The RNA shown here (Iron response element II) has 31 nucleotides. It matches the Rfam family "Iron response element II". About the family: IRE, TFRC, SLC40A1, SDHB, SLC11A2, CDC42BPA, ACO2, ALAS2_H.SAPIENS, CDC14A, EPAS1, ALAS2, qoxD, Hao1, NDUFS1, transferrin, Aconitate. Its family is annotated with response to iron ion in the Gene Ontology. A reference for the family is Koeller et al. (1989), "A cytosolic protein binds to structural elements within the iron regulatory region of the transferrin receptor mRNA", Proc Natl Acad Sci U S A. It is annotated as a cis-regulatory element.
[in-house]
């Protein structure tokens, strides 16, 4: 110090008001 997942968590954002979008936290996998 990297990525991937997942979450009943917190803010933001909208052509949309959601099988959404980024950030962050936790948590697990990979190496």
């Nucleotide at each position: 110090a990297c990525a991937u997942u997942a979450u009943c968590g917190g803010a933001a954002g909208c052509c949309g008001u959601g099988u959404c979008u980024u950030c962050c936290a936790u948590a697990a996998u990979g190496g």